[in-house]
RNA sequence: AAGAUCCCCAGCGGAAGAGACCGAUUCGCGAUCAUUCGCGGCUCGGCGCCGAAGGCGCAACCGCCCCGGAAACGCUCAGGCCCAUGGACCGCAUGGGGGAUGA
Repeated sequence: AAGAUCCCCAGCGGAAGAGACCGAUUCGCGAUCAUUCGCGGCUCGGCGCCGAAGGCGCAACCGCCCCGGAAACGCUCAGGCCCAUGGACCGCAUGGGGGAUGA
């Protein structure tokens, strides 16, 4: 110089679970002679649930063994419970960076 495997970030694709729950206030739209009703949104309260953002806990296991690192297990503080969004994790002959190696 090059630089497959490896690591990190971005991009693209895939990606589950659980109430379109009840009540109150308010806003918008529509219907109605009026009362009122329907749909959607925000906020608050209530009960029920989910675990795969994050967080916390135990631990198999690992290490340089003083002490640390540690899950898809557990807890649900947070988050979530039509769709959307988000989403651990997986994949990619894509882009950027690092780097073992190194003619």

The prediction has a mean pLDDT of 75. The RNA shown here (Glycine riboswitch aptamer) has 103 nucleotides and comes from Methylocapsa palsarum. NCBI's taxonomy places the organism under Bacteria, Pseudomonadati, Pseudomonadota, Alphaproteobacteria, Methylocapsa. Rfam family: Glycine riboswitch aptamer. Gene Ontology term of the family: glycine biosynthetic process. About the family: This family represents the bacterial glycine riboswitch. The model forms 91% of the base pairs in the Rfam consensus.